Transfer RNA from an uncultured Flavobacteriaceae bacterium, 73 nucleotides, folded computationally.
The coordinates come from a structure-prediction model, not an experiment, and the mean pLDDT is 81.
It matches the Rfam family "tRNA". Its family is annotated with triplet codon-amino acid adaptor activity in the Gene Ontology.
RNA sequence: AAGCUUAUAGUGUAAUUGGAUAACAUGCUAGAAUACGAAUCUAGUGAUACGGGUUCGAAUCCUGUUAAGCUUA
Numbered sequence: 001a002a003g004c005u006u007a008u009a010g011u012g013u014a015a016u017u018g019g020a021u022a023a024c025a026u027g028c029u030a031g032a033a034u035a036c037g038a039a040u041c042u043a044g045u046g047a048u049a050c051g052g053g054u055u056c057g058a059a060u061c062c063u064g065u066u067a068a069g070c071u072u073a
Base pairs, nucleotide, nucleotide: 001072002071003070004069005068006067007066010026011025012024013023019056027045028044029043030042031041032040049065050064051063052062053061
């Protein structure tokens, strides 16, 4: 320099190939229970890397940027 892949709650994974209110586990907060904790139960919390475009509708498609990784020279 060229090409390819990836980016989703604090963390780890989903989302049926464009259609639902973005789901699950864990974490965190509050409550229940307990002599007090742990475990358990209930409720809550919080996310699509960033900008633009296509579309009635975008996490998903197109494009640019950023970051990480891989390959070639």